Large-subunit ribosomal RNA, domain IV from Chloroflexi bacterium UBA6077, 336 nucleotides, folded computationally.

Context: one part of a larger RNA
RNA sequence: CCCUCGUUAAGGAACUCGGCAAAUUAGCCCCGUAACUUCGGGAGAAGGGGCGCCCUCUGGGGUGAUCGUAAGUGAGCUCUGGGGGGCCGCAGUGAGCAGGCCCAGGCGACUGUCUAACAAAAACACAGGUCCCUGCUAAAGCGAGAGCUGAUGUAUAGGGGCUGACGCCUGCCCGAUGCCGGAAGGUUAAGGGGAGAGGUGAGAGCCUUGAACCGAAGCCCCGGUCAAUGGCGGCCGUAACUAUAACGGUCCUAAGGUAGCGAAAUUCCUUGUCGGGUAAGUUCCGACCCGCACGAAUGGCGUAACGAUCUGGGCGCUGUCUCAACGAGGGACCCG
Repeated sequence: CCCUCGUUAAGGAACUCGGCAAAUUAGCCCCGUAACUUCGGGAGAAGGGGCGCCCUCUGGGGUGAUCGUAAGUGAGCUCUGGGGGGCCGCAGUGAGCAGGCCCAGGCGACUGUCUAACAAAAACACAGGUCCCUGCUAAAGCGAGAGCUGAUGUAUAGGGGCUGACGCCUGCCCGAUGCCGGAAGGUUAAGGGGAGAGGUGAGAGCCUUGAACCGAAGCCCCGGUCAAUGGCGGCCGUAACUAUAACGGUCCUAAGGUAGCGAAAUUCCUUGUCGGGUAAGUUCCGACCCGCACGAAUGGCGUAACGAUCUGGGCGCUGUCUCAACGAGGGACCCG
C1' cells in the first nucleotide's frame, strides 16, 4: 500500500453525475394517524409511550386428584390477563435475527413477463375498448399428400389487426393508397371465328399466314369506407396612445388541427419569461403560449392504488466528505 471488517472528537452531504456506499430505523402491545380516494384504500401513514426481575392481590381458559350414590366439590399441574408494591444496571425485543420516513412531479393503471452471461424498464403482457374475417368440409394455420389443429367447438364461437384498468372524451378530410360494393361502357389472354394472302401441286388437295367479329377476372370507370394506410395551409390589411386583432380581403386544398394539453420522455433559438424553492438553482415545481417540429384508439387529457422505475426537495442518520486516525484478520514484504 491492497482486500474484508470494527470504532471515532467537532461538523453532518460541505462528498458526488447522483446520499453511490455506509449509517439510521427495526420485534410485540397501547395511544394516535393528513391530503387524496375508484370508499377497498392511503395505514405499519406520520408521531408518541411501554417492555426485565422479585413480592403480593385478583380474573379467565384447559386438565382434573380427593371426597360423594349422584348433583357436585375442586387440590395439583398448566395456559393467559389485570391491580398494587419493591429491586438492579449506562442500557430489560439487555446478545442475534427484524421497515428509515415525508413532500412534489414524469411514465406505466394494477399482480405479472423479458435480453440464461453488460439493459427488469416508461419495453412485453394484461383485463377492458374497437375494427375486420368466419354459417361449418367455417375462417385461419401446419403438411408434398393422406391428414391434423381450429373443435368432438358453432357467431355470447373461432381467427386476425390496433388500442390498453377506470373517468371525461375521441373532432375535420374518401382527392391519393388499401379494402368493400357495383356492373352500363372502354380495355383485355387462351379460345372461337374465318374476310383475305402466300408456298406447292396437272388437279383434288396439302402446308403456312391471317382482318372484322364473339371471348373472363383484372384494370379504367361509378359509389362506400379513416378505432383502414394516411392528411389536417399561405399572404395582406384593420379598433380614438401604443400594442394586439374579435373583423375584412385574397390565393390554394380532399380537408385546413376541434376538445384537451403545451419550453413537454416532444422547444432549435433556450439557462425563453414570470412566480416558488436556495445565501446562491442549465435540474425541479407552478404559470405564460412565440407548439423550430403536441393532439385525439401509431389514442388525447386526467387519475386513487401499485413500482428493486425515473426526476426534484426535505427530516432523520451517518467516515460520502472537511481529513484523516487507530484497531482486527488476510495479502503485499523477509526467511525457508

Taxonomically the source falls in Chloroflexota (Bacteria, Bacillati). Its Rfam family is "Bacterial large subunit ribosomal RNA". Rfam links the family to the GO terms structural constituent of ribosome and ribosome.